Predicted 3D model of a 345-nucleotide part of an RNA (small-subunit ribosomal RNA, central domain) from a metagenome.
Rfam family: Bacterial small subunit ribosomal RNA. Its family is annotated with structural constituent of ribosome and ribosome in the Gene Ontology.
The coordinates come from a structure-prediction model, not an experiment, and the mean pLDDT is 86.

[in-house]
Context: one part of a larger RNA
Formats: sequence, structure tokens, C1' cells
RNA sequence: CUGGGUUUAAAGGGUACGUAGGCGGUUUUAUAAGUCAGACGUCAAAGGCUGUGGCUAAACCACGGUACGCGUUUGAAACUGUAAGACUUGAAUAUGUUCGAGGUGCAUGGAAUGUUUCAUGUAGCGGUGAAAUGCAUAGAUAUGAAAUAGAACACCAAUUGCGAAGGCAGUGCACUAGGGCAUCAUUGACGCUGAGGUACGAAAGCGUGGGUAGCGAACAGGAUUAGAUACCCUGGUAGUCCACGCCCUAAACGAUGCUAACUGGUCAUUUAACGGAAUAGUUAAGUGACUGAGGGAAACCAUUAAGUUAGCCACCUGGGGAGUACGUUCGCAAGAAUGAAACUC
Repeated sequence: CUGGGUUUAAAGGGUACGUAGGCGGUUUUAUAAGUCAGACGUCAAAGGCUGUGGCUAAACCACGGUACGCGUUUGAAACUGUAAGACUUGAAUAUGUUCGAGGUGCAUGGAAUGUUUCAUGUAGCGGUGAAAUGCAUAGAUAUGAAAUAGAACACCAAUUGCGAAGGCAGUGCACUAGGGCAUCAUUGACGCUGAGGUACGAAAGCGUGGGUAGCGAACAGGAUUAGAUACCCUGGUAGUCCACGCCCUAAACGAUGCUAACUGGUCAUUUAACGGAAUAGUUAAGUGACUGAGGGAAACCAUUAAGUUAGCCACCUGGGGAGUACGUUCGCAAGAAUGAAACUC
């Protein structure tokens, strides 16, 4: 080098865009760099491979042949490359139509909750397994009315939908991105993947300034208990919310990289077209359930593959030490990224 793997045993990068690189549809002509064939040269000796022979055999030794490589030259033209031309099925665009919690900003609505005020009203309320802390005659809890604040959006709601992922849900408007279907109109391979790189990236956390109803790390008190730095209860700060700037990690999971082709059925459902008016049927793109062939250690997967193939990237190589130390880069910090060894079983 070849060879094995990555759902759960070690192993798919959190996700996308994209540079270099790798790989690349149908067809014609040319070329001959790769490729293939022939010839010649060279490759000191020894060594390697091989044939024969010599020591009683072998090791060892002798003689002959030869590979691999390189160069020159002659030819072949299928494949790859290169150059020129053509094509439409890949890709993109156009036109029509349609879909959705896709994104950003602004406005707005009702329920609930807390607080304040007023009214009614009187002795309890609250909480638990049971209690107590707590609140309450300075009039609580409860009921009614008014005002005000912040956060989240019941029903619809679904095995639903959208988004690259993270994620996205009251309503309206503005701006904006995307997907599907139909036509088969336009361009004519413009494609796939993607080391580095760039952007996005839940929650928690950090900085500055606001906001703070409810909830609630820390903290305080009450219980429980042998103890109780907990589980339960009463409070409660940071935080949760907003703006701007950082952080860059998750069981960031389908624990399953992306793209393309091929390979049985049954049922449900979303969107569109045809069709029909029977929740008939057909096609395309999704989302789910079940079961075949095949695969798999099994569980299971099974046209949304973990089946059969091709291209490109990432990653794995016993457990612990250790995602640690050191160094470097990034960060305000917390820390993140990269990432060993000794030793030990």
C1' cells in the first nucleotide's frame, strides 16, 4: 500500500454555505499525457527470483537465465485526460398555481396570576402524610367593582405542518426566505462532495442598560430523620423577559454524514395535479405504522434501508490514566478547541 469498520459493542463532524482537492451525463472528430503492445539501450559485482550442477545432504558455492525500474523509439486508440463541436435526461431558470407554528419588525386581544384602591363581611386563612414556620382583629382568607404590571398564549391540536440544524404556536399588518405541483418554455453539464475557511447554533453562563407578575439555583426558616448541608412546606436573591455585545457547548439523537441509481406488498395521513362526486382510482413530493426478499451478533432495519452499488468527506483501533497534563489558538471570565505520555489491569 491492500485489506476491516462507525443505530445499540470503539467510531458520523451540532448544522449549513463554500475554497483547494477528489469524482463526474449522452455523442462526434482530433490528439496521444495516462494506459496497452513490440524493439533497442541501461540497471558494476554481490544480493533477489529461477534452471542446472558441485561438496555423502543442507547451509554454502559455481555457471546460465531473468524480473522490477528508467530512457529512447515504433505502433494501438477502447477507457481516462486534453482541444473543438453537438445534445437534453442531471442541474438551474421562466410562467402559472399552491402550502406551512419558516424568519424579522410593528401593532393589538382575552383568560389567568400578582399588587393597589373601594365595597360587603368576620375569625380564621394557608399548608401537609401529619404539622409547623408564614399571613390575619392595624380586619386577612372569601365575594364584587375599578385600576395597574409582567410573562405565557387554553380550546383549535394531530402519529399534523415548516425549517439546514438549533428550533418555530393568540390575532393582524409590512418586509423577507423556502418547498411542492403543472407546463416541458429557456440555458446547455452550468453537477456531486467538500480538508482548511465562513455563517448559524437549545439551555445555562458573562458584560452594559432596562424590566421583574409568576416561577425560582443560592440563601433563611419550619418539618422529617440517628443525622438531613436533601426529598416535603413557608419565604426568597441571581436568573427566567427586552435591547445590544460575548460564550459555542448538549443524550446538539433517528445515538443512523451528504448526493445519485436500483430493489416486493398492505394501511393511514399532509400538499398539489388529473379524475370523479364512491373519504373510487392514478401521478409527484412529504410524514407515519406493519410485513416480505435481502441484511444483521441479535434487538431490529426493510423505497424515509441498517438491502444492492457508485462518488466525496468525517471518524474508530482494549479498559483505566484522560477529554487529564503540557504547548498553542480563541474567550472579559467561566471555560472551549486541539490533545499526549509515564504507569497500571